[in-house]
Bacterial RNase P class A from a soil metagenome, 351 nucleotides, folded computationally. Its mean pLDDT, the model's own confidence on a scale to 100, is 77. Rfam family: Bacterial RNase P class A. Rfam links the family to the GO terms tRNA processing, ribonuclease P activity and dimeric ribonuclease P complex. RNAcentral holds the sequence, with entries from MGnify.

RNA sequence: CAGGCCGGGUGACCGCGGGGGCGUCGUCAGACACCUCCGAGGAAAGUCCGGACACCGAAGGGCAGGACGCUGGGGAAACCCCAGGCGGCGAAAGCCGACGGAAAGUGGAACAGAAAGGAAACCGCCGACGGCGUGUUCUCCGGAGACGCCGCCGGUAAGGGUGAAACGGUGGGGUAAGAGCCCACCAGCGCCGUGGUGACACGGCGGCUCGUCAAACCCCGUCCGGUGCAAGGUGAAGCAGAUCCCGCCGAGGCUGCCCGCCGAGGGAUCGGGUACACCGCUCGAGCCGCGAGGCAACUCCCGGCCUAGAGGGAUGGUCACCCAAGACAGAAUCCGGCUUACAGGCCUGCU
Numbered sequence: 001c002a003g004g005c006c007g008g009g010u011g012a013c014c015g016c017g018g019g020g021g022c023g024u025c026g027u028c029a030g031a032c033a034c035c036u037c038c039g040a041g042g043a044a045a046g047u048c049c050g051g052a053c054a055c056c057g058a059a060g061g062g063c064a065g066g067a068c069g070c071u072g073g074g075g076a077a078a079c080c081c082c083a084g085g086c087g088g089c090g091a092a093a094g095c096c097g098a099c100g101g102a103a104a105g106u107g108g109a110a111c112a113g114a115a116a117g118g119a120a121a122c123c124g125c126c127g128a129c130g131g132c133g134u135g136u137u138c139u140c141c142g143g144a145g146a147c148g149c150c151g152c153c154g155g156u157a158a159g160g161g162u163g164a165a166a167c168g169g170u171g172g173g174g175u176a177a178g179a180g181c182c183c184a185c186c187a188g189c190g191c192c193g194u195g196g197u198g199a200c201a202c203g204g205c206g207g208c209u210c211g212u213c214a215a216a217c218c219c220c221g222u223c224c225g226g227u228g229c230a231a232g233g234u235g236a237a238g239c240a241g242a243u244c245c246c247g248c249c250g251a252g253g254c255u256g257c258c259c260g261c262c263g264a265g266g267g268a269u270c271g272g273g274u275a276c277a278c279c280g281c282u283c284g285a286g287c288c289g290c291g292a293g294g295c296a297a298c299u300c301c302c303g304g305c306c307u308a309g310a311g312g313g314a315u316g317g318u319c320a321c322c323c324a325a326g327a328c329a330g331a332a333u334c335c336g337g338c339u340u341a342c343a344g345g346c347c348u349g350c351u
Base pairs, nucleotide, nucleotide: 001349002348003347004346005345006344008322009321010320011319012318013317014316016039017038018037019036020035021034023032024031025030041328045339046338048337049336050335051334052333053228054227055226056225060259061258062257063256065224066223067222068221069220070084071083072082073081074080085099086097087096088095089094100219101218105217106216107213108212122160123159124156125155126154127153129151130150131149132148133147134146137144138143168186169185170184171183172182173181187209189206190205191204192203193202194201195200232279233278234277235276241270242269243268244267245266246265252262253261286305287304288303289302291300292299293298323326
């Protein structure tokens, strides 16, 4: 650094929830007693993704909207997992990455700076012209040439300076000074070849070449109907309606909009009744072990196991002993993930 595992133990007594067996009582609704078995987690949590399942107009179309975005594989699916590629970090083991598109369009780039979108001359460098100065050289005595300073015009993006970013980088040639202007290597772009399923890698050639931001709009590709077990269903009991509003000129049903479809009830306030029982409910993309395939995720074969199911809602208390003195936290339809919290301890591999 990476991965995996455990997360107080044993015994006794008392108690709570559920299943099964058997018995007693009963107003047939149930109550009670005994025996036996089971009874929270790795996260049961956050409710962030994805499903199963259930109901809802034909879950029908379009727009809008949303999610995701390297490649291959796994998986029911996924903001999931595995392997790989590329990029970044690290001395290394290894870790991290919303990682399609900026030659379709629109747009942004604060401050600083001369200039920030088809850009720019502040300093510097170079040249022409004009003026002044120096006064060594030449002179036909008018000047010419050289050097310096100032002004003005032009060239220059190599150097300085600003910035997150200044129109490829380094070196050489070239030039008045410079510049892909030319050349070599490197980066980038395009084409070809080889390897690879692929992302891509390597090699060769070419023309020389502005970049950045899409967790900005947008474009491209894939996917997405809505509501959640208080879903939803069955049985029983009970009750009382009143007033108002809207509606076949279409209320309402399915939601942001439009179309299409169904088509007669819908809603508000006040008042009345009930708040019981059962199903859904836990056997399931289940768990354990051996074997096979695969780098792995995972899949398959065989054998074995049943492991909470409440509804005012159980899983607790006391005592004894031991040790390293016990953290984070507790089911509520179920499952697969992700994320977050966690005292302490164990194992394996690597640097």